[in-house]
This record gives sequence, C1' cells and structure tokens, in this order.
RNA sequence: CUCCGAUAACGGCAAACCCGGAGCAAUCCGGCGACGCAAAGCCACGGGUCCACUGCGAGAGGCAGGGGAUAGCCGGGUUACCGAA
Repeated sequence: CUCCGAUAACGGCAAACCCGGAGCAAUCCGGCGACGCAAAGCCACGGGUCCACUGCGAGAGGCAGGGGAUAGCCGGGUUACCGAA
C1' cells in the first nucleotide's frame, strides 16, 4: 500500500411511525425517532423497480417513446476514517 473487517477506538449516517413543507405522482426537504449501515459518502453509467405524460391497442396490471424518482434494489465508477485477526 492492497485485500479484508473486530462485542476495538475516535467519530459518522439514520429505516418505519408521527408533525411541518415541496411535488400531479413516484419521491424529496426539515423536525422527531433508531430499523439498520464499514462507504447507508458522492455519481443515474448498465440492469431492476416505481411515477406521471404521450402514442399504439377493443382493453389490460399490455407494448413503445422521451421525461422523472430510487445510490437504504443490484452491478459499476470515484473519494475517504480506524487497524485486531
């Protein structure tokens, strides 16, 4: 230094519920609160899932298109604290 990751140390993040706000929605932001997390830091690049719109369709929970959401769905990229085995 890399892999790796402990009932270690210093610290960190914060699911659900509830309250307030933004959004058509998925969802997000703040507060409260801890289910969990060794990248649960960051990036929508690939896949997945979800949302609204448009088109197709007799119709669908179907197909297509561009748009949006999710990094706490997975992969990938990138940066970083600590050091037992």